Predicted 3D model of a 100-nucleotide RNA (SAM riboswitch aptamer (S box leader)) from Lentimicrobium sp. Of the family's consensus pairs, 94% are formed in the model.
[in-house]
RNA sequence: GGUUUAUAAAGAAGAGCGGAGAGAACAGGCUCGCUGAAGCUCUGGCAACCCACCACCCGGGAAGGUGCCAAAACCUGCCUUAAUAAAGGAACUAUAAACG
Numbered sequence: 001g002g003u004u005u006a007u008a009a010a011g012a013a014g015a016g017c018g019g020a021g022a023g024a025a026c027a028g029g030c031u032c033g034c035u036g037a038a039g040c041u042c043u044g045g046c047a048a049c050c051c052a053c054c055a056c057c058c059g060g061g062a063a064g065g066u067g068c069c070a071a072a073a074c075c076u077g078c079c080u081u082a083a084u085a086a087a088g089g090a091a092c093u094a095u096a097a098a099c100g
Stems, first nucleotide, its partner, number of pairs: 002099007013043005021032003026077004044069003049065002051061001053060002078089004
């Protein structure tokens, strides 16, 4: 990287290094950023997919494997609901678990 399934409006930040970008990609918008972006490191936390453990279905728990810690996956883009609004769905993306 591929396939399948599940989830994605909840939740959770400080420090050091760094030094101008960042919010997946493209486009439009909007937002964050020198009162310090991305990235890296440390510490802390959130969550509960796998899961030690307790109950042994439900449930609880959080030691371990991942993940995550601005804004709905920041919003829109394609389709449907006649319609700007609003809602639903798809696609794409991300993460987990399983498989070959």